Predicted 3D model of a 348-nucleotide part of an RNA (small-subunit ribosomal RNA, central domain) from an uncultured marine bacterium.
It matches the Rfam family "Bacterial small subunit ribosomal RNA".
The prediction has a mean pLDDT of 88.
Context: one part of a larger RNA
RNA sequence: CUGGGCGUAAAGCGUACGUAGGCGGAUCAGAAAGUAUGGGGUGAAAUCCCAGGGCUUAACCCUGGAACUGCCUCAUAAACUCCUGGUCUUGAGUUCGAGAGAGGUGAGUGGAAUUCCAAGUGUAGAGGUGAAAUUCGUAGAUAUUUGGAGGAACACCAGUGGCGAAGGCGGCUCACUGGCUCGAUACUGACGCUGAGGUACGAAAGUGUGGGGAGCAAACAGGAUUAGAUACCCUGGUAGUCCACACCGUAAACGAUGAAUGCCAGUCGUCGGAUAGUAUACUAUUCGGUGACACACCUAACGGAUUAAGCAUUCCGCCUGGGGAGUACGGUCGCAAGAUUAAAACUC
Repeated sequence: CUGGGCGUAAAGCGUACGUAGGCGGAUCAGAAAGUAUGGGGUGAAAUCCCAGGGCUUAACCCUGGAACUGCCUCAUAAACUCCUGGUCUUGAGUUCGAGAGAGGUGAGUGGAAUUCCAAGUGUAGAGGUGAAAUUCGUAGAUAUUUGGAGGAACACCAGUGGCGAAGGCGGCUCACUGGCUCGAUACUGACGCUGAGGUACGAAAGUGUGGGGAGCAAACAGGAUUAGAUACCCUGGUAGUCCACACCGUAAACGAUGAAUGCCAGUCGUCGGAUAGUAUACUAUUCGGUGACACACCUAACGGAUUAAGCAUUCCGCCUGGGGAGUACGGUCGCAAGAUUAAAACUC
């Protein structure tokens, strides 16, 4: 390589869009590139194989045959693939009418709480812990009441609830805006699927510039604990967390499960529609999501099971003993941190 695999043993790119490429619905006709059959030409010799023969035998050599599974060309066939030209509606999309939603961006706004400031009441403690101490407090703290400032996050509702491609999204209102579902008939007529490169998005931390800074809190300081304690606990506390713009491009970015299509028993929930019964609540059917259990089947087992890890097809990515190592070197990207691509010696 072939083969075999990728939930947990090595292995699904974090996610999407999309170029090339690969693959692609039904039907009719044509053509004949692939395909099939037959004919012709060629396929040097030697080698290999078969049958003979020659050296005393063998190796070796000679003669003949077969073979050289290939290529070229001609004819025929037309099921399948390709190509050309028509037609169709089931895939895909458009239109119309409804609907649900923490989908996104921007602006405004609300209450609770923490902290701080001012003032009132009030007096000796308060904090904190396993126990303490550092700490705060007679310059009046803690507690309590009123007023003010400021920042950040949105209790209850809240739900294996919803939305989003993923990351993710949760007070309320408005503006702009993306996607989805259902129903209806009308339209387009395969317009589709996947997707190497590529592009865009991408938690947290981190970086740059300028703001902001209540709480929390790496670093740091102190107090404890301890044999020690560069920790766990406590008191403080700076970056950061927040905003704007720009970078970074990684996560147990997880369903550890790539995308798409078709098929294959059920039962019970729940969310969003539609239809009918019916009458305010349920029942039945159906479409789309999201869960639990469970049959066939699959699996090494655990388990999965119409949201498959079942049965099949298409396309992409990835794996090939452990360590060395996701490292070195080189390339690309980055302000940096580093990211990405990615070995070998050696060793078991």